Context: one part of a larger RNA
RNA sequence: CGUACAUGGUGGAUGCCUAGGCAGUCAGAGGCGAAGAAGGACGUACUAACCUGCGAAAAGCUACGGGGAGCCGGUAAGGGGCAUUAAUCCGUAGGAGUCCGAAUGGGGGAACCCAGUGCAGCGAUGCAUUAUCGAUUUAUGAGUAAAGUAGUAAAUCGAGGCGAACCGGGAGAAGUGAAACAUCUCAGUAACCCGAGGAAAAGAAAUCAAACGAGAUUGCGGGAGUAGUGGCGAACGAAACUGCAGGAGCCCAAAAGUCAGAAACAGGAUAGUAGAAUUGCAUGGGAAGGCAAACGAAAGAGUGUGAUAGUCACGUAUACGACAUUCUGUGAUGAUGAGAGAGAGUAGAGCGGGACACGUGGUAUCCUGUUUGAAGAUAGGGGGACCAUCCUCUAAGGCUAAAUACUACUGAAUGACCGAUAGUGAACCAGUACCGUGAGGGAAAGGCGAAAAGAACCUCUGAAAGAGGAGUGAAAAGAAUCUGAAACCGUGUACGU
Numbered sequence: 001c002g003u004a005c006a007u008g009g010u011g012g013a014u015g016c017c018u019a020g021g022c023a024g025u026c027a028g029a030g031g032c033g034a035a036g037a038a039g040g041a042c043g044u045a046c047u048a049a050c051c052u053g054c055g056a057a058a059a060g061c062u063a064c065g066g067g068g069a070g071c072c073g074g075u076a077a078g079g080g081g082c083a084u085u086a087a088u089c090c091g092u093a094g095g096a097g098u099c100c101g102a103a104u105g106g107g108g109g110a111a112c113c114c115a116g117u118g119c120a121g122c123g124a125u126g127c128a129u130u131a132u133c134g135a136u137u138u139a140u141g142a143g144u145a146a147a148g149u150a151g152u153a154a155a156u157c158g159a160g161g162c163g164a165a166c167c168g169g170g171a172g173a174a175g176u177g178a179a180a181c182a183u184c185u186c187a188g189u190a191a192c193c194c195g196a197g198g199a200a201a202a203g204a205a206a207u208c209a210a211a212c213g214a215g216a217u218u219g220c221g222g223g224a225g226u227a228g229u230g231g232c233g234a235a236c237g238a239a240a241c242u243g244c245a246g247g248a249g250c251c252c253a254a255a256a257g258u259c260a261g262a263a264a265c266a267g268g269a270u271a272g273u274a275g276a277a278u279u280g281c282a283u284g285g286g287a288a289g290g291c292a293a294a295c296g297a298a299a300g301a302g303u304g305u306g307a308u309a310g311u312c313a314c315g316u317a318u319a320c321g322a323c324a325u326u327c328u329g330u331g332a333u334g335a336u337g338a339g340a341g342a343g344a345g346u347a348g349a350g351c352g353g354g355a356c357a358c359g360u361g362g363u364a365u366c367c368u369g370u371u372u373g374a375a376g377a378u379a380g381g382g383g384g385a386c387c388a389u390c391c392u393c394u395a396a397g398g399c400u401a402a403a404u405a406c407u408a409c410u411g412a413a414u415g416a417c418c419g420a421u422a423g424u425g426a427a428c429c430a431g432u433a434c435c436g437u438g439a440g441g442g443a444a445a446g447g448c449g450a451a452a453a454g455a456a457c458c459u460c461u462g463a464a465a466g467a468g469g470a471g472u473g474a475a476a477a478g479a480a481u482c483u484g485a486a487a488c489c490g491u492g493u494a495c496g497u
Stems, first nucleotide, its partner, number of pairs: 001496009015482001016447002020418002022415002025412004029407002031162002039100003042055003046078001049075003061094006070082003105114003115130006132159009166197001167195004177184001181231001207214002218245005228236002249399003252343001257336004264330007272320003278293004294311002302314003348372008358384001379394005434441002454481001457469004
């Protein structure tokens, strides 16, 4: 050094587990904010730190209701207290709520600095108020003769900011595909901006159809990858009609509708209450497993309990429950609708663009930057160039529920979803530590045991580390703690060289 066997160390795979995730279902809710939000800073306990809660009234104050023996949040003990004169805890309604932040008295390098005015106070100081924009009203009031115009000031009301997706609008790429690339595609997508609602948008035919007729809008299944468009390449891609969901019509004279909504009634939400039925024997550390004999079931969903529990605990089926706040339905009534008088610089036309599945094409239809520009129901638009006949509808004003889209958030229940290199980046004090000037990037890290019973005491040692006894425990499982694979590193014995 090798081989074999035995026995260790290291290491943290595997098995088992789940505190956390993932996905969809049903229901709720669909907003919060100048009455100061979302999010923070700093404080706050007998407390040094962090988390949680709270705000100088600071792990909390008040009232009402529930509840009934323990409690003073966690790491986390200790000390000291509270509680049947009902605490802690849970629900509802209040009080209080520093500073920053739309941040709004001015400033500012967020959580800081500095003011004006009024009131109070001897004073220190305290309280209140002072942003901007819009609307309305009032007061004042020019240039400039008038106008009470512009302006100025005050009062009242409103707005501002945040929020996951969904929605409408504005403006709008490129990587890519076309096997290159320019029309085209990606795509009216992404990113950006504005605005709204619980949905939004659309919407009651100047619509389709075809010689028959239908009768607002929206969404889904067909029609159909069809008709078409297209360097007729890549690719893009309808509609009529039909089957469903849902259905609701109206106004500008009058209303429909929408919103708010007292009392009362009905049903919910926000704490809760009651809730059946088992014992014995043996094994064992421990019985829920075994054996034996019972019981309940409108309850054999589930979880826990020292091994596998209908009858031990919490629950479950079922039956009840609210002082207070609140939601839904019915609802007197009120507000809104509300603009006006049948829609003119409109329809149409020329030029240039855009939207329509339709790339200008033979291109109808819709929108409009520009130049123009009718008719007036005896009228006008459309029926895919255009013309006639015919049919059909009435533009240039407005409102409108449902069926549809989405889920940051709350509750319930579910899974041929994951089980710690998986599942969220995050099961653990994670958007943390750490990295970066910054935008931004972004981890690792779960498991003793039923119970800490977490090892008194002794010995070696440096008042170590570590180890050996002793003790606990069912077992050291010994805190570097369940199991404890392999790589890797040893020790012993035998053999070989």